[in-house]
Source information:
Predicted 3D model of a 475-nucleotide part of an RNA (small-subunit ribosomal RNA, 3' major domain) from an uncultured bacterium. RNAcentral holds the full RNA, with entries from ENA. The coordinates come from a structure-prediction model, not an experiment, and the mean pLDDT is 83.
Context: one part of a larger RNA
């Protein structure tokens, strides 16, 4: 110089504290460990794995495993040289891949080349196999922490220092003011996009305030005021006022104002740190297999089950469960699709079929909400586990191993030991509603909007971090 410290000072973040809601106990779901197995493919292990690559394993997906078949051309790429159309369709064998036979077809056009397939040659293809401690590229983490360095110059023999410290002050090394420093550069802020408010331009597939007319549906005529839409603009800058401060920098207060002091949100991740994670997205370098560690194909397997851990979702009820009957959303998705009305069915569904590349037509009911009735504190009308039975779908196939009805069946649970996680505002909690991926399959994940709290004295303490000094077991 750094890096430590159960030294010191100063200062921040849901760190604590004040609160509110979980997990941690119970069913089930899903990840992981272990254990089993022929195989139960690999990966990822404190924060920084465990609803993690997986944004969806019945076959495929796949990469394991037990089998059957194939290999110098081959599941895939190039080149030469011969040859032929390639291919479809039944038939037997077979689990299939394959293998055999039989009809049938006889490629294009620029006429020597061309596409495909077949046979021989050659360059070699091909490995989800080893090494993330041989690499790039992407990532996570410390941290959206407030830092981290440069040029000149100065001082010091030198490593190094200054500047970046100091007094103030910011969310910020953010600005002021000092000052052997003077500038400057990656970070911060700002430039970007979503939201809050206003003007303007347009007005149909959106409106609807006045007129009118109707089958009483903004359905039509007619309007573009109005919400909406989606372009241009304008606002907010401590700009104004009073106090504070050093006549600063900024601090409180307060007027206007939709918004006030960075107005909410997101995108942005600095120099480095963890031989961090990734060779299985890819790309690679060295090694390995080459009639196999490579490619095809039936099946199984990845879904196993004494058992422990994370994440999650239903719950234990009366702020509550049925039951009837009504109200209000935002953001998506829709052609191998979204599917309306209607008719069947108890019901998942099913027939039948308008509309709609959709501000038109559908998906689509929005659910807590609020009225009315019922239950009366029980393991119940709570809770739904598990199992029987008989079906719907999707697809070659639902046994292993889908999801979903409908009857029956009705398990543990009456709030959870010690430890423990999340949240400071339209958040937390609580309620539904779409997508991605997808033939089927979410209690995951991304998003959406409904209802919508409580508490923050304060910084001793605990976790981190940042700066300034102080010590020196260490480098």
């Nucleotide at each position: 110089u750094g890096a430590c410290g159960g030294g010191g000072g100063c200062c921040c973040g849901c760190a604590c504290a004040a609160g509110c809601g979980g997990a941690g106990g119970a069913a089930c779901a899903u990840g992981u460990g272990g254990u089993u197995u022929a195989a139960u493919u690999c990966g990822a292990u404190g924060a920084u794995a465990c609803g993690c690559g997986a944004g969806g394993a019945a076959c495929c997906u796949u990469a394991c495993c037990c089998g059957g078949g194939c290999u110098c051309a081959a599941a895939c790429g190039u080149a030469g040289c011969a040859g032929g159309a390639c291919g479809u369709g039944c038939g037997c064998c077979g689990a299939a891949a394959a293998g055999c036979g039989c009809a049938u077809u006889u490629c294009a056009c620029u006429u020597g080349u061309g596409a495909c397939c077949u046979g021989u040659u050659a360059c070699g293809a091909g490995g989800u196999g080893c090494u993330g401690c041989a690499u790039g590229g992407u990532u996570g983490u410390c941290g959206u922490c407030a830092g981290c360095u440069c040029g000149u110059g100065u001082c010091g023999u030198g490593a190094g220092a200054u500047g970046u410290u100091g007094g103030g002050u910011u969310a910020a090394g953010u600005c002021c003011c000092g000052c052997a420093a003077c500038g400057a550069g990656c970070g911060c802020a700002a430039c970007c996009c979503c939201u809050a408010u206003c003007u303007u331009u347009a007005g149909u597939a959106g409106c609807c305030a006045g007129c009118a007319u109707u089958u009483a549906a903004g359905g039509u005529g007619g309007g573009c005021a109005c919400u909406c839409u989606a372009g241009a603009g304008a606002g907010a800058c401590u700009g104004c006022c009073g106090g504070g401060g050093a006549u600063a920098a900024c601090c409180c207060g307060g007027a206007g104002g939709a918004a006030g002091g960075u107005g909410g949100g997101g995108a942005u991740g600095a120099c480095g740190u963890c031989a961090a994670a990734u060779c299985a997205u890819c790309a690679u370098g060295c090694c390995c297999c080459u009639u196999a560690u490579g490619a095809u194909u039936u099946g199984g397997g990845c879904u196993a089950c004494a058992c422990a851990c994370g994440u999650g979702c239903u719950a234990c009820a009366a702020u509550g469960g049925c039951g009837u009957a009504a109200a209000c959303a935002a953001a998506g998705g829709g052609a191998a699709g979204c599917a309306g009305c209607c008719c069947u069915g108890u019901g998942a569904a099913g027939g039948u079929a308008a509309g709609c590349a959709a501000a038109u037509c559908c998906c689509a009911a929005a659910a807590a909400u609020a009225a009315c009735g019922u239950c009366c504190c029980a393991g119940u009308u709570c809770g739904g586990a598990u199992u029987g039975u008989a079906g719907u779908c999707u697809g070659c196939a639902a046994c292993c191993c889908g999801a979903c009805u409908a009857c029956a069946u009705g398990a543990a649970g009456c709030u959870g030991g010690a430890a423990u996680c999340g949240c400071u505002a339209g958040u937390a909690a609580u309620c539904g509603c779409g997508g991605a991926u997808c033939a089927g399959a979410a209690u995951g994940c991304c998003g959406c909007g409904g209802u919508g709290a409580a508490u923050a004295c304060g910084u001793u303490c605990c976790c981190g971090g940042g700066u300034c000094u102080u010590g020196c077991a260490c480098a």